Model confidence (mean pLDDT): 77 of 100. Predicted 3D model of RNase P RNA and transfer RNA as a complex of 437 nucleotides.
RNA sequence: UGAGCCGGUCGGGUGGCCGCGGCGCCGGGAGGCGUCGAGGAAAGUCCGGACUCCACAGGGCAAGGGUGCUGGCGAGAGCCAGGACGGGGUGACCUGCCGGUUCAGGGCAACAGAGAGCAGACCGCCGAUGGCGGGACUCCGGUCCACCGGUGGCCCGCACAGGCAAGGGUGAAACGGUGCGGUAAGAGCGCACCAGCGUCGGGGGCGACCCCGGCGGCUGGCAACCCCCACCCGGAGCAAGGCCAAGCAGGGGACGCUGGCCCGGCACAUGUCCCCAGGUAGGCCGCACAGAUGGAUGGCCACCGGGGCGGUGACCACCAGGGAACCGCCCCACAGAAUCCGGCUUACAGGCCGGCUCACCGU
RNA sequence: CGGGGAGUGGCGCAGCCAGGUAGCGCACGUGCUUUGGGAGCACGCGGUCGGGAGUUCAAAUCUCCCCUCCCCGA
Repeated sequence: UGAGCCGGUCGGGUGGCCGCGGCGCCGGGAGGCGUCGAGGAAAGUCCGGACUCCACAGGGCAAGGGUGCUGGCGAGAGCCAGGACGGGGUGACCUGCCGGUUCAGGGCAACAGAGAGCAGACCGCCGAUGGCGGGACUCCGGUCCACCGGUGGCCCGCACAGGCAAGGGUGAAACGGUGCGGUAAGAGCGCACCAGCGUCGGGGGCGACCCCGGCGGCUGGCAACCCCCACCCGGAGCAAGGCCAAGCAGGGGACGCUGGCCCGGCACAUGUCCCCAGGUAGGCCGCACAGAUGGAUGGCCACCGGGGCGGUGACCACCAGGGAACCGCCCCACAGAAUCCGGCUUACAGGCCGGCUCACCGU
Repeated sequence: CGGGGAGUGGCGCAGCCAGGUAGCGCACGUGCUUUGGGAGCACGCGGUCGGGAGUUCAAAUCUCCCCUCCCCGA
C1' cells in the first nucleotide's frame, strides 16, 4: 500500500417555508402561541415474562409438548467464557452439533453386490487332511526272473470333499490400519507401531475435559428414527379484561280506563310517570412525560457533511503510474410504533474507533 | 393486533407422520376408430416438490431461518 477478519458505535446536521397529531394557555369564533412527537431493528411473532380472565384446596399420576457438554451471570428466555467432535478458509477467524447406541430394547440402509449385522464366497488363493489318477521304490505271496496281486511310505497331477478371507470386483459403508512373523493358503492367529473404546494408576483443571504410563484384541453408521434417562410446562390472550350505560323487550310500583253501581282485592288491554336487574349500541378505563381507534411523527428549498464516477491538474516519478486542490453528474440505506418489557432471528447505502491476519514493497 | 393452516407438472390433489424409481385424475400432443366431430382405446410430453442452509451415503419427507397465500377472533 492492497485485500480481508472480529468487536463496538453512528446511521446525516443547520436554517427557512408549507403541513400533521397529543397536551397546556389565550380567544366569542376562525385561529394563534408554547411544548412534545419512531427504531436499532419499531419487522418476523421464534422464545421468556409483566398484566388480565377461565380452570384448579393442595399435591401426585397419565397423555401431549419442549430442553439436554462444563463454569459463571441472569428470571427457567438468553448472554459471556471454556471443552469434546465435525465442516469451511493460506490465515486472522467463521460455522454446525452436544445425555444414553460393548449390557433396556426395537427399527432403517434404496440400487448394486456372493455378502449390509452375532455377514458372506462370484472371480481368486490353498488343497495341510480325506478322495481320485499316475510314477519310481520297500516288503510279502504266486519255487526264481519277466509279469500279476497285495502292503507301506515318497513324489507328481486333478480341484471332488474341504479350508481361507490376503487380493480383485460391488457399494456411501464390507467387521480398524501398516509392517513383520506365521501358515498348505490365510486371518488380531501372534508381535511391534498407530487410531479409537473400556479399565487401572499417576499428574493438571472448580468442572466439562486434557496429558503420561500399564492392562484388555474389545473395534461399523443413523437417536436433527422410535425409544430410555433427567429436568421443565394448566389454558387463552389487550379484539385479554373491567366500569358506566341509551333505545326496544322484561319485572315492580303509582295514577287513570273497563269488567251494571259503591268500597276493598284480583285480572286483562292500553296510556303516562317512576324504580329495578342483566346488558346491546355507544362511551370511558386498561393506555404509557410519542400515542391513535381508520390510525400523527411529513414534504420542498438552500447551505454544510459523507461516498462513488468522470474531467482539468500544482506536485512526485526514468517509464509505468500516483496525486493536493477545483469543476460537473449521481447517491446517502433498511424500514416505520399500536398493552408494555427482556432476548433471539432476519433486513440495512455508507462512515468512525479499537484489535488482528495475509500478500507485496522499503528500512 | 393476536391465533391457526397451506405451498408438489397448466389445474385439482396423493405421497411427508415411519427418508431410498415423484404418482393419480382432468388438460395437452401423436396414432387407431368414424364420412367428419365428440366419446372410446393405445402411446407420449410435461415437475428447481415456494427459497436458502444443516443432519444423513441419500431429503418432497427430519431440523433451522426467510417468502407468498388463505382462514378465524370485536
Rfam match: Bacterial RNase P class A. Rfam's curators write: Ribonuclease P (RNase P) is a ubiquitous endoribonuclease, found in archaea, bacteria and eukarya as well as chloroplasts and mitochondria. The family's RNA type in Rfam is ribozyme.